[in-house]
C1' cells in the first nucleotide's frame, strides 16, 4: 500500500466479498514447562451450609461452669479453694453510612468538565480560646410468678454509670432590641455598630501522682458532603404541540441549606422546529479497540463518581442512611408450626440448582498492605495477602547439537532413465535448559514490646542503640550436585484472491464454498495418500468491533445521460452580503494564570537473568475558566459615499393575462331546385348510405368549434402556456436620458398563490372529433392494429383536483474567462434614390479554443473559472432542495389533503450479486445506400405422377454390423456384400493365443498318408536331411512343436481428450503484424472518402508510410505458328506390288506425335475521364482486354465428419468384448422420402444399306482369323508386354422400306420355361442369352433443380474397382440450341452507414396471467399478552397536624396540682389493591391482498430492429 466479483472486450458509477488489528470469548483437533495477568458478557433467576462487623472491663452493674485441688460424707453427696473477677449475657461508648458487590432502574444537573454558594452541614483529626461546680430520679442486666410449641413477651422486685434530668458559672454562640456613623432625596429602607436584656454547657475513667486519656461551649483549619448554573456527549418528527403547583408574586411553614420543597392568595404564565412533549435505547467518566490522521465502536479486569440491595412505600436512629448482612407495612417466594404463630432475603467470599455457546475452590492467613474498635496487649477483617482450577490472554523457554551418500530400506511419483522424502534416518561425536531426584537455601521484617540513649523541657511523639518475639505463601525462588537424547509437535491449508502439486477415487453422485466459483469419466477446487506452504503448545473455525470504506465525503464525494436539482413563483424565520472613515473588542490571534486525579499512552531510567510485568521522574493532555495585549479580517457602534438594488421621464416591440363585441373559410344538418344509379370505404372487402331519390350540383337557412395563408430554431410569459379581427381594463420585460433614494441587496425550510391533459360537482352547449359500446374485417385467436357508426368527454360559466418524459431530464444570484457567422428588439454614428454598413445593450440559434467531462458531450445562455510559491485569510462566492447498489416499492402501515379517482409523506421481512452509465467492436433488423452471383427475370430441359434400379427413415429380424443427419447424411464410407469380404446373428472349437520380442526344451524346415468333424482345430503313422562354425563332443542362425510368464490381441468406448485429413461458407474478396499517429481505455487510423475493375485490381486523395497471407501472375491443358526430330506414325511426289489397301523402297512436305520458341501487352488508333486509373469503338491478328478448361482454398466459422483408413490419450475385456470355423444377415417389406435409368412415343419405333471420332486398357490379359450355336457364347489358333497387335461393331446422323396415333410394331416391368458364363459353390443371393407373357405409363398438383456456348440439351465410347456382377462414379469425343429487358422482388454474399436491452450473438432476449412448492409480509371478526394516562374506590407503615376524659420517675408545688411528655382516637398524604375508560406495542386468527424464489409446466408476443401498430409519460 490494495485486491477478486457487472462486459466477447473497455472505460466509469455501483454495491458486495477478501487480505489486517483487537476480543472478559466459544466450538473442533492437538498439548512439555514457567512468569504476570483475566475468569456468569445468559436468569438484577432461586438459593442448601459456613464464613464476610464488631470492638471497648482503662465508662457500668452484675457475674459462672466444667476440669483441678483440700476437707467432710449417711457414700447418694456437701463446703472451701482454684480455675476468675475468665466465659457468655447486659447498660454504655465508638463502628456497622467505610470497606465488599451488582449495573436493574435512570436521557437526568446522573456523569464529564469550568465556575459558584453573602444560601449549607461535617463525628472521629489540627490549632487556639474558656471550662468541667453541686444535685437528682430511674433502668436493663439479675431475682421471683406467669403466658407462649416456638419466636417471644407480660407482671412484680433489686441496683449502677462516661445512660438520663434539674440547677449554677458563660470567655463566647443564639435571640430580639439599638445610641450613634455611613448610603439613599427629607421618605421607604439599607449596612456598620458601641450598649444593656433574654436563652444555652459538662463525665468521668486510669496513673509511676508528673501526669495521661476522654467530657461541655466557642473559634479557626483539615476532610468529606449538600446545594446551584455555563457547557458537552444517544435514536426516532410514521411523537407537533406540552403544561393547573403548572410559570412567577406575596406570605406562611419546612430544611443544615437556597427554592412550588409545601400550604393559602394573586397574576396568567412557561416549555417548543436550535425539537417540547412522548417512545426506544442505555449507568457517566478516566479509559479501552481500531485509525496515517479526523474519527468510528466500546465502558469487562484497575481507578472516579451515580444508582440498587427479594419488588413497591415508608420513616426511625445517627454527624452522616431514608440504611446490601437495621426496623415497620404491603405483595409474591420459600421454611419451621402443636395451625394459635413465627422465621427468611448471597447483586459479600465459597457453594449449589436452573438458564446458557460458555465463565474457577464450600482453599490457607491475617506474615504485609490497608480498616473498626481499644491507653495498649490485642480481637475482628471472603477487604486483602497467597495457594488451586482452566493455554482464557500476553510474555519467555524446550522437545536436542555437530557429523554422516551405500544418497540405505520403504512411501510416493515416473517419460521406467530416474526423481523426492533427504543429512532427513541409522551410525559416530557432543551438549545439559526444562521436567525428575537428592542437598543447601533467601528477600518479603518492621513496627509493636522491654531495657537504654538523645533533643527544646517533664511526659508522649520522634531519632538511635541492644535484647525478645512473629511467615499464610513454603522449605517457595534460587545455588550445586546425579543420571540421561533420553519424558516433550500440533493444527490449518495449497483454483484466483494468497505462501504452496502431484497421483489415486468419485463422476451435477457424494461433497466443498469468503466472493468469483468447482463436481455431468482424464477434478491442482470432491475425499485419501505423498509431497508443499504458514504458524507454532498452539493451529483452525464461528460469532462481534473498527480499518480497508473517499462505501454519509470537516479533514474528503456527488446531482445534463449512473442514485440526485423542488412543475414554477412569491416570501416570514435562518445563512451570506458593496466602497471609506472612525470606534469598540463579541469572533479572531498572542502571552501569563489556574485546572485538565491517580492509572493507562509517549518519552528516560531503574528492579525481577530476559521479556510480559512493575517502580521513579518527565512529557503530553488538542478543552474549559480568569486575565492582559494585538486590531488586519468578519460582527457590533457611529458617520459618510455611489458602481449593487430601487425610483422618475421619453421612446418603440411582443400569439404577456382579462373582460366584452365582431368576422370570413371549411365541416356537418335542415329547407327547395337541378339531376340518376350509384356513394362510401380498403392491401383487398364488408358493415354503411342511396330509386322513398342517394352521392354529385345551385341557392338559401341553422348550429357548433376551430382561426388556413402571414409562420420564422421568430416572439411574449416565472412555468403551464399564448395565434382571425376590434376595443376596455391590467402585468412584466427592452432601449435612450438626466435627476433622487443611499446597501434599501441575494438565498429561502416552513408557509402562500399559479399549475398542460385526463378526471370530478352543478348548470348550460354540443358542428367536427371521439374512450367505452355495436357491427364489418383482419386472423389459429384478434375483447387490437384497418373500416362503417358512436356515447362520454371535448367547448361555456363556477367550484374542485395538483398530477406529467411539468425536460435543456441542467434550482436561484453576482463576477471573471479567445473568436467566427445569423436573428428579434432598441439606441448612436455615417450616409442614400434603395438596399447595405459600423457601434452599443438586452434576448434568442448555430459552430468553435481553453478549461472541464468516464465517455458522450458542455464550451460567455458552461457542465469552465486551474497549479507552484510567499501569506493573517482569500486564488471564485451564496443560499436552498435532493442522492447513497439492485428488486421489493414510489408500495404496506400511520396521520394529513380531497366529494371520489387518488396525492403528498413514507418503510421493513425477505430476496439475489449483481443494477447501471457512455463509448469501441461483432451479429442482428418485416433499418438506409452502392454492388456481385444462373440470385431472380428471360429461356432450355427435367424432378415431384408410372414401373425398375440404388441410397435413407421406418417397421421387421437371432442378426438384419457400423458410420454419415438442413444446405454442407440419402448411387455417401462402399472404385462393386453368393463364401471371402464382415465389423452382426447362430452354433461348434481354442486359450502365450491368427500377429511381435524375450526365455527353456525338442525336433532341420517341409511333405506325405490315415483317423474324424458341417467345419476349422484335433489325434495318429510315415519320410527324411540341407547352412555356418567345429577342438567332432557339439555349437550357431533359420523354421516347426511341447511349456513358462512379461505379453499379445480388440471394427470395444470417448471425434466432446486428441493428430492427421476432409467437408463447408467460398475462388467469395477479404484477413493481418511492425514501427508511427490520435484516444485515459477496449479500440480506430492504415483498411475509410472519389472514380474503376472479376479482384483491398489499379489510380487519385487522406496521419498516415510501408509490408504479409489472399486476388493476379508464375504451373498444366487447349486455340494459330515456327523450329528440332521422323517411328511403330503420315503419305503431297517419286517408283514397286495387289483383285483391293502406305502393302512396299526413297522421301519427311503435309497431317500427327512431343520438346523447344514465337504470339497478347489495352501494345496502336479515335471518344470519354481528373493531364489518372479504366473504359467504350476501332485497326491488325488464330486469338482482345484474366482467350477457353484446370490445378491452386487466406484470417477463420460449425466443439462440422472421421477412435470402422492409419495414428493417439485415457478407459474397459483378458478361458473372452480376443482368435479359428460352418451356416445365416447385411439382399427382410404395411410404407415414407432422396438421387436416378427406362418410358408415355411420329423431330418416334422396327428393319436393310451407308458415314465419321476422341480418350483409353490390355500377359493369370485383351483377343485377328475360322469353325460350331438363331444367340449368350464355345473350339482351334494368331499378332500383340503395345502410336506396331487386340479390345473397336461408335452412336445419333444421312439413304431407303414399314408402323398411322392405338395402350398401338409405343413402352418394357412381371412371370413360365430353356440355356450361357464367373465361380469350390449362383437356393436363401449373379449377370448374360432365346421363346413366351406385355403391367403401370397417354408428359405429370403444391412445389422444386441444372444450365449463359462448343455450354444446355441429345448421342455413343472407354476405364477404375472386378472370378463373375453399374441405370452409380471417373473420363472421352459426335450434333448441337435458345435466351438474358433488367436489378423490383425470392436466397446467398462483400462494403458503407444507422438502431439495438443481443455476445450461446434473432433458432438471440424478453413480458404478464395461470398451475404447482417453499418463504417472508399487509388487512381480517376477533382473541390473548404487555406498558401506560385520565377519573374513581379503598386505604397498610409513617412523618406531620389536632386531640388527648386514660397514662406518666426526674422540674415546680400551697402537695390539690401544674408544666412537660406519651398511649389511644380523628385528619391531610399515602403503597399494594380494585372499578371504569382511553391510547400505545407485541403474539396469535378462519379468510383474503399483494410480493419474492424455484433446469427444462400452460396461454400468448407487450418490450429490444422502424421489434413488424415508433416508444414512454400522467389521467
Nucleotide at each position: 500500500a490494495g485486491a477478486g466479483u457487472u462486459u466477447g472486450a473497455u472505460c466509469c458509477u455501483g454495491g458486495c466479498u477478501c487480505a489486517g488489528a483487537a476480543c472478559g470469548a466459544a466450538c473442533g483437533c492437538u498439548g512439555g514447562c514457567g512468569g504476570c495477568g483475566u475468569g456468569c458478557c445468559u436468569a438484577a433467576c432461586a438459593c442448601a451450609u459456613g464464613c464476610a462487623a464488631g470492638u471497648c472491663g482503662c465508662a457500668c452493674g452484675a457475674g459462672a461452669a466444667a476440669a483441678g485441688g483440700u476437707c467432710c460424707u449417711u457414700c447418694g453427696g456437701g463446703a472451701c479453694c482454684c480455675g476468675a473477677g475468665u466465659a457468655a449475657a447486659g447498660u454504655g461508648g465508638c463502628g456497622g453510612a467505610c470497606g465488599g458487590g451488582u449495573g436493574a432502574g435512570u436521557a437526568a444537573c446522573a456523569c464529564g468538565u469550568g465556575a459558584g454558594c453573602a444560601a449549607c452541614g461535617u463525628a472521629c483529626c489540627c490549632u487556639c480560646g474558656a471550662g468541667c461546680g453541686g444535685g437528682g430520679g430511674a433502668u436493663a442486666a439479675c431475682c421471683a410468678u406467669c403466658c407462649g410449641a416456638a419466636a417471644g413477651g407480660a407482671u412484680g422486685g433489686c441496683u449502677a454509670a462516661u445512660a438520663c434530668c434539674g440547677c449554677a458559672u458563660g470567655a463566647g454562640a443564639c435571640c430580639a432590641c439599638a445610641a450613634c456613623c455611613g448610603c439613599g432625596u427629607u421618605a421607604a429602607g439599607c449596612g456598620g455598630a458601641a450598649g444593656g436584656g433574654g436563652u444555652c454547657a459538662a463525665a468521668g475513667c486510669c496513673u509511676u501522682c508528673g501526669g495521661g486519656c476522654g467530657c461541655u461551649c466557642g473559634a479557626g483549619g483539615a476532610u468529606c458532603g449538600g446545594c446551584u448554573c455555563g457547557c458537552g456527549g444517544c435514536u426516532c418528527a410514521u411523537u407537533a404541540g406540552g403544561u393547573a403547583g403548572u410559570u412567577g408574586g406575596u406570605g406562611a411553614g419546612g430544611u443544615a441549606a437556597c427554592g412550588g420543597c409545601u400550604c393559602a392568595c394573586c397574576a396568567a404564565g412557561c416549555c417548543c422546529g436550535a425539537g417540547a412533549u412522548g417512545a426506544g435505547u442505555a449507568g457517566c467518566u478516566g479509559g479501552u479497540c481500531u485509525g496515517a490522521g479526523a474519527g468510528g465502536a466500546c465502558g469487562a479486569u484497575c481507578a472516579g463518581c451515580c444508582a440498587c440491595a427479594c419488588u413497591g412505600g415508608g420513616a426511625c436512629u445517627g454527624a452522616g442512611a431514608c440504611a446490601c448482612g437495621g426496623c415497620c407495612c404491603a405483595g409474591a417466594c420459600u421454611c419451621c408450626u402443636a395451625c394459635g404463630g413465627g422465621a427468611g432475603g448471597c447483586a459479600g467470599c465459597a457453594g449449589u440448582g436452573g438458564g446458557g455457546a460458555a465463565u474457577c475452590u464450600u482453599g490457607c492467613g491475617c506474615a504485609a498492605u490497608g480498616g473498626a474498635g481499644g491507653a495498649a496487649a490485642c480481637u475482628c477483617u471472603g477487604a486483602c495477602g497467597c495457594a488451586g482450577c482452566a493455554a482464557c490472554g500476553c510474555c519467555g523457554c524446550g522437545u536436542g547439537u555437530g557429523u554422516g551418500a551405500a544418497g540405505a530400506a520403504g512411501g510416493c511419483c515416473u517419460u521406467c532413465g530416474g526423481g523426492u522424502c533427504g543429512u532427513a534416518a541409522a551410525g559416530c561425536a557432543c551438549u545439559g535448559u526444562c521436567a525428575g531426584g537428592a542437598g543447601g537455601g533467601a528477600a518479603g521484617a518492621g513496627c509493636a514490646c522491654c531495657g537504654g540513649a538523645u533533643u527544646c523541657u517533664a511526659c508522649g511523639a520522634g531519632u538511635c542503640c541492644g535484647g525478645c518475639u512473629c511467615g499464610a505463601c513454603g522449605g517457595u525462588a534460587c545455588c550445586u550436585c546425579c543420571g540421561a537424547a533420553g519424558g516433550a509437535a500440533g493444527c490449518a491449508c495449497c483454483g484466483g484472491c494468497u505462501a504452496a502439486c502431484u497421483c489415486c477415487g468419485u463422476g451435477c453422485c457424494a461433497g466443498c464454498a469468503g466472493c468469483c466459483g468447482c463436481g455431468g469419466u482424464a477434478a491442482u477446487a470432491c475425499g485419501g495418500a505423498g509431497g508443499g506452504u504458514g504458524c507454532a503448545a498452539g493451529c483452525g473455525u464461528u460469532g462481534u468491533u473498527c480499518g480497508g470504506a473517499a462505501u454519509c465525503a470537516u479533514u474528503g464525494g456527488g446531482c445534463g445521460u449512473a442514485a440526485a436539482g423542488c412543475g414554477u413563483g412569491c416570501g416570514c424565520a435562518g445563512g451570506c452580503g458593496g466602497c471609506c472613515u472612525g470606534u469598540u473588542a463579541a469572533g479572531u490571534c498572542u502571552g501569563a494564570u489556574g485546572u485538565g486525579a491517580a492509572a493507562g499512552c509517549c518519552c528516560a531510567g531503574g528492579g525481577c537473568u530476559c521479556a510480559a510485568c512493575u517502580c521513579u521522574g518527565g512529557a503530553g493532555g488538542u478543552g474549559c475558566a480568569u486575565u492582559g495585549g494585538a486590531a488586519a479580517c468578519u460582527g457590533g457602534c457611529a458617520g459618510g459615499c455611489u458602481u449593487g438594488a430601487a425610483u422618475c421621464c421619453g421612446a418603440g416591440a411582443g400569439g404577456g393575462g382579462u373582460c366584452a363585441g365582431u368576422g370570413g373559410a371549411a365541416u356537418u344538418c335542415g329547407u327547395g331546385g337541378u339531376g340518376u344509379a350509384g356513394g362510401g370505404g380498403u392491401g383487398a372487402a364488408a358493415u354503411c348510405c342511396g330509386u322513398a331519390g342517394a352521392g354529385a350540383u345551385c341557392a338559401c337557412g341553422a348550429g357548433g368549434a376551430a382561426c388556413a395563408c402571414c409562420g420564422g430554431c421568430g416572439g411574449c410569459g416565472a412555468a403551464g402556456g399564448c395565434g382571425a379581427c376590434u376595443g376596455a381594463c391590467u402585468g412584466g420585460a427592452u432601449c435612450g436620458g438626466u435627476a433622487u433614494u443611499g446597501a434599501c441587496g441575494c438565498u429561502g425550510a416552513g408557509g402562500c398563490a399559479c399549475g398542460a391533459a385526463a378526471g370530478c360537482g352543478u348548470g348550460g352547449g354540443g358542428a367536427g372529433c371521439a374512450a367505452a359500446c355495436a357491427g364489418g374485417a383482419u386472423u389459429a385467436g384478434a375483447u387490437a392494429c384497418c373500416c362503417u357508426g358512436g356515447u362520454a368527454g371535448u367547448c361555456c360559466a363556477c367550484g374542485c383536483c395538483g398530477u406529467a418524459a411539468a425536460c435543456g431530464u441542467u434550482g436561484u444570484u453576482c463576477a471573471c474567462u479567445a473568436g467566427u457567422c445569423g436573428u428579434c428588439a432598441c439606441a448612436u454614428c455615417a450616409c442614400u434614390c434603395u438596399a447595405a454598413g459600423a457601434u452599443g445593450u438586452g434576448g434568442u440559434g448555430a459552430c468553435g479554443c481553453a478549461g472541464c467531462u468516464a465517455a458522450c458531450g458542455c464550451a460567455a445562455u458552461a457542465a469552465g473559472u486551474g497549479a507552484a510559491c510567499c501569506g493573517c485569510c482569500u486564488g471564485g462566492a451564496u443560499c436552498c432542495c435532493c442522492c447513497u447498489g439492485g428488486g421489493g416499492a414510489g408500495u404496506a402501515c400511520g396521520g394529513c389533503c380531497g366529494c371520489a379517482a387518488g396525492g403528498g409523506u413514507a418503510g421493513a421481512a425477505c430476496u439475489a450479486a449483481a443494477a447501471g452509465a457512455g463509448a469501441a467492436a461483432a451479429a442482428c433488423g418485416g433499418g438506409g445506400g452502392c454492388c456481385c452471383g444462373c440470385a431472380c427475370a428471360a429461356g432450355c430441359g427435367g424432378u415431384g405422377g408410372a414401373g425398375c434400379a440404388u441410397g435413407u427413415g421406418g417397421u421387421u429380424u437371432a442378426a438384419u454390423u457400423c458410420g454419415a443427419a438442413g444446405c454442407a447424411a440419402c448411387g455417401c464410407g462402399a472404385a462393386g456384400a453368393a463364401c471371402c469380404u464382415u465389423a452382426c446373428c447362430u452354433g461348434g472349437a481354442u486359450u502365450u493365443g491368427a500377429c511381435a520380442u524375450c526365455c527353456c526344451g525338442u525336433g532341420a524346415a517341409c511333405g506325405u498318408c490315415u483317423u474324424g468333424u458341417a467345419a476349422u482345430g484335433u489325434a495318429g503313422a510315415c519320410a527324411g536331411u540341407g547352412c555356418c562354425c567345429u577342438u567332432c563332443g557339439g555349437g550357431g542362425a533359420g523354421c516347426g512343436c511341447c511349456g513358462u510368464g512379461a505379453c499379445a490381441g480388440g471394427u470395444g468406448c470417448u471425434g466432446c481428450a486428441u493428430g492427421g485429413c476432409u467437408g463447408u461458407c467460398g475462388u467469395c474478396a477479404g484477413c493481418u503484424g511492425g514501427a508511427g499517429u490520435g484516444g485515459u481505455g477496449a479500440g480506430a487510423u492504415g483498411u475509410u472518402c472519389g472514380g474503376u475493375a472479376a479482384a483491398g485490381u489499379c489510380c487519385g486523395g487522406c496521419a498516415a508510410g510501408g509490408a504479409g497471407c489472399g486476388c493476379a501472375a508464375c504451373c498444366c491443358u487447349u486455340g494459330u505458328c515456327u523450329u528440332u526430330a521422323g517411328u511403330u506414325g503420315c503419305u503431297a511426289c517419286u517408283g514397286c506390288g495387289u483383285g483391293a489397301u502406305g502393302g512396299c523402297g526413297g522421301a519427311c512436305a503435309c497431317u500427327u506425335u512431343a520438346g523447344g520458341g514465337a504470339g497478347a501487352c489495352u501494345g496502336c488508333c479515335g471518344g470519354g475521364g481528373u493531364g489518372a486509373a479504366c473504359u467504350c469503338g476501332g485497326a491488325g491478328g488464330a486469338a482482345g482486354g484474366u482467350g477457353g478448361g484446370g490445378a491452386u482454398g487466406a484470417c477463420g466459422u460449425c466443439a462440422a465428419g472421421u477412435c470402422c483408413u492409419c495414428a493417439u490419450g485415457g478407459c474397459c475385456c483378458u478361458u473372452a468384448u480376443g482368435u479359428c470355423c460352418a451356416g445365416g444377415g447385411c439382399u427382410a417389406c404395411a410404407c415414407a422420402c432422396g438421387u436416378g435409368c427406362u418410358a408415355c412415343a411420329a423431330u418416334g419405333a422396327u428393319c436393310g444399306g451407308u458415314a465419321c471420332a476422341a480418350a483409353g486398357g490390355g500377359c493369370a490379359g485383351a483377343u485377328a482369323g475360322a469353325c460350331c450355336g438363331a444367340g449368350a457364347g464355345g473350339u482351334c489358333a494368331u499378332g500383340c508386354u503395345a502410336a506396331u497387335c487386340c479390345c473397336a461393331g461408335a452412336a445419333a446422323g444421312c439413304c431407303g422400306a414399314u408402323c398411322u396415333c392405338a395402350g398401338u410394331u409405343c413402352g418394357g416391368a412381371u412371370u413360365g420355361c430353356a440355356g450361357u458364363c464367373u465361380g469350390c459353390a449362383a437356393c436363401u443371393c449373379g449377370a448374360c442369352u432365346g421363346c413366351a407373357u406385355g403391367a403401370a405409363g397417354g408428359u405429370g398438383g403444391a412445389a422444386u433443380c441444372g444450365c449463359u456456348a462448343g455450354u444446355a440439351a441429345u448421342c455413343g465410347u472407354g476405364g477404375a474397382u472386378c472370378a463373375g456382377a453399374a441405370u452409380g462414379c471417373c473420363a472421352c469425343g459426335g450434333u448441337g440450341a435458345a435466351u438474358a429487358c433488367g436489378u423490383u422482388c425470392c436466397c446467398g454474399g462483400g462494403c458503407c452507414u444507422u438502431g439495438u436491452a443481443c455476445a450461446c450473438a434473432c433458432c438471440g432476449c424478453c413480458c404478464g396471467u395461470c398451475a404447482c412448492a417453499c418463504c417472508a409480509u399487509g388487512g381480517a371478526a376477533g382473541u390473548c399478552g404487555u406498558u401506560u394516562g385520565c377519573u374513581c374506590c379503598a386505604g397498610a407503615a409513617g412523618u406531620c397536624g389536632g386531640u388527648g376524659a386514660c397514662c406518666c420517675a426526674a422540674c415546680c408545688u400551697u402537695a390539690g396540682g401544674g408544666a412537660g411528655g406519651g398511649a389511644g382516637c380523628c385528619g391531610c398524604c399515602g403503597a399494594a389493591g380494585g372499578a371504569g375508560u382511553g391510547a400505545g406495542c407485541g403474539g396469535u386468527g378462519a379468510c383474503u391482498g399483494g410480493g419474492g424464489u424455484g433446469a427444462a409446466g400452460u396461454c400468448g408476443u407487450a418490450a429490444c430492429a422502424a421489434g413488424g401498430u415508433a416508444g414512454c409519460c400522467g389521467u
Background: A computed fold for a 1515-nucleotide RNA from an uncultured bacterium, annotated as small-subunit ribosomal RNA. Its Rfam family is "Bacterial small subunit ribosomal RNA". Its family is annotated with ribosome and structural constituent of ribosome in the Gene Ontology. RNAcentral holds the sequence, with entries from ENA, Greengenes and SILVA.